[in-house]
Context: one part of a larger RNA
Molecule: small-subunit ribosomal RNA, 3' major domain
Organism: uncultured bacterium
């Protein structure tokens, strides 16, 4: 100059408090540890790792392990020699396949008909490495943290490291603004400029709604700016109250993350230095592993009932997606599905809700709650579901009666509760993630405390 302090003082933020809902018990799911294995590939480890890499492990991915094969190669250029029954397809046979294997079939382009190209063999430089080092790097990212800093030029003060501006008083979400000021300026960064989304206009109207524009859709621009009125306050910057307005003081939400920290993550997304490997640390296959389990911890999902279950009947979304695809009426089936094939490259068609309402049972019990586990009997995807998929029936019906110590989450269309779509996808072990919407709260006295943070000392 910073850091740091169980020093001061000031200010923030679901930090505390005040509220709702959890989690810690239970079963299961799914990550790690651990321990086991021939292997349970690897990587992430406070916060900031542990439904994270992985938006999808039966092969296959796959990197492990076992066996079994290839060797200039799975895959690229480049030089040189050879090849015309060559490239190329390839039967029997062996084999789990991989591959060995070779009978037989059998080409193209230029042309001066000498050949050359193109393939293929050899050789010869090489290829290949998800071997190792993020403590050799880029790139890309997390994290203090959308916190308000973070630093320059001149000038000035100090001998010098610096320091001043950046402090100070006020004020704001903000180093946002005034007003004082040896400081005047200026740059990253806060703001806005961008995107949705709320209102009104205007154009347009396909396929929407409907029968001519009221909705909807699509573009365009317009609205809020402390603009307008009181109050306070250095009559400064602001604040607070009001009006008029769909909307009030940053209207909500998204992008967007300064300097810089933590030798942070990550050489396995990619690219890249050295180092290492070359009949193997490379590659091909087939089976197996990642899916194991005395146990621990992390994230979730159901439930423990009556603000519920169960029957029946009746509504009302949005976002998204769809030709190897959505799949509709109709028919069979208790079902999961099946047969069918209209429409549809989609505002046109298709996929489309359940809490809620309405009637009826149940009546407080391990039950008509719960659904775990197991046996059975089918469906469906796929070469293949034995290790290892999902749904479906019909049986079985454990734990578990609200959870210790501790701990998260969330200030409004927010939490809670309730479906739904979607990516990845042959299918699925998704209750994970992204995103929709529909029903919709309580409670903030207040900053002593706990947590992190800024600012002056």
């Nucleotide at each position: 100059u910073g850091a740091c302090g169980g020093g001061g003082c000031c200010c923030c933020g679901c930090a505390c408090a005040a509220g709702c809902a959890g989690c810690g018990g239970a079963g299961c799911g799914u990550g790690u540890g651990g321990u086991u294995u021939a292997a349970u590939u690897c990587g992430a480890u406070g916060c900031u790792a542990c439904a994270c890499g992985a938006a999808g492990a039966a092969c296959c991915u796959u990197a492990c392990c076992a066996g079994g094969g290839u060797u200039g190669g799975a895959c690229a250029u480049g030089c040189a020699a050879g090849u015309g029954g060559u490239a190329g397809a390839g039967a029997a046979g062996c084999g789990a396949a991989a591959g060995c294997g070779g009978a037989u079939c059998g080409a193209c382009c230029c042309c001066u008909c000498g050949g050359g190209g193109a393939g293929c063999u050899u050789g010869c430089a090489c290829a290949g490495g998800u071997g190792c080092u993020g403590c050799a790097u880029g790139g890309c990212u997390g994290u203090c943290g959308u916190c308000a800093g973070c630093u320059c030029g001149u000038g000035u003060c100090g001998u010098g490291a610096g320091a001043u501006g950046u402090u100070c008083g006020g004020u704001u979400a903000a180093g946002u603004c005034c007003g004082c000021u040896a400081a005047c300026g200026a740059g990253c960064g806060c703001a806005a400029c961008c995107c949705c989304u709320g209102c009104c206009a205007u154009a347009u109207g396909u396929u929407a709604c409907a029968u001519g524009u009221g909705u909807c859709a699509u573009a365009u621009g317009g609205g809020a700016c402390u603009g307008c009125c009181g109050g306070u306050c250095u009559c400064a910057a602001a604040c607070c109250g009001g009006a008029g307005g769909a909307a009030g003081g940053u209207g909500g939400g998204g992008a967007u993350g300064a300097c810089g920290u933590c030798a942070a993550g990550u050489c396995a997304g990619c690219a890249u230095g050295g180092c290492c490997u070359u009949u193997a640390u490379a590659u091909c296959c087939u089976g197996g592993g990642c899916u194991a389990c005395a146990c621990a911890c992390a994230c979730g999902c159901u439930a423990c009932a009556a603000u519920g279950g169960c029957c029946g009947g009746u509504a009302c979304a949005a976002u998204a997606g769809g030709u190897u695809g959505c799949u509709a009426a109709a028919u069979c089936g208790c079902g999961a599905g099946a047969u069918g094939g209209a429409g549809c490259c989609a505002a046109u068609c298709c996929c489309c809700a359940a809490a809620a309402c309405c009637g009826g049972c149940c009546u407080c019990a391990g039950u008509u709650c719960a659904g775990a586990u197991u046996g059975u009997a089918g469906g469906c995807u796929g070469c293949a579901a034995c290790c290892c998929g999902c749904c479906u029936g019909c049986a079985u019906g454990a734990a578990g009666c609200c959870g210790g110590a501790g701990u998260u989450g969330c200030u409004a269309g927010u939490a809670a509760c309730c479906g739904c779509a979607g990516g990845u996808c042959a299918g699925c072990c998704a209750u994970a993630c992204u995103g929709c919407g529909g029903u919709g709260a309580a409670u903030a006295c207040g900053u002593u405390c706990c947590c992190g943070g800024g600012g002056c000392u």